[in-house]
Molecule: c-di-GMP-I riboswitch aptamer
Organism: Anaerolineales bacterium
RNA sequence: ACCUCGAAAAGGUAAACCUGUUGCAAAACAGGGACGCAAAGUCAUGGGUCCCGCCCCGGUGGGAUUGCCAAACUGCCGAA
Repeated sequence: ACCUCGAAAAGGUAAACCUGUUGCAAAACAGGGACGCAAAGUCAUGGGUCCCGCCCCGGUGGGAUUGCCAAACUGCCGAA
């Protein structure tokens, strides 16, 4: 140095809920707030879930969700 791993330290982030805005909706953004998080950083690639439409009720098109899972890329520190 790298891999595994996750003690300590320095930090980071922000669930539910409330307010405002956008959207048919799921939901998203901003402010407050803090349940938590070693990738709770990034990307909607594959699943899962949710919303809208169609439908022969088998499915199918569009959208949303990384704090649902997996994968890919990147990142702080260095005890056992």